[in-house]
């Protein structure tokens, strides 16, 4: 230099054909316990990497930028 992929909650990841953004763990609160841990119950947490376009409607489709990973010369 050329090609491919990834970016979503604090972390790891779903989200089939575009139609209310979710799970587990972690955090916080409660029950329990002499106190903790474990277990159980509850609660909060999101500019879906940035910008633009298409659409009634975009995490999803298109363009572009950034960062990271892999392949290749």
């Nucleotide at each position: 230099g050329g090609g491919a992929g990834a970016a979503u909650a604090g972390u790891u990841c779903c989200a089939a054909u575009g139609g209310u953004a979710g799970a587990a763990c972690a955090a916080c609160g409660g029950u329990u316990u002499c106190c903790a841990a474990a277990a159980c119950c509850g609660c909060a947490g999101g500019u879906u990497a940035g910008g633009g376009g298409u659409u009634c409607g975009a995490u999803u489709c298109c363009c572009u930028u950034u960062u990271c990973u892999c392949c290749u010369g």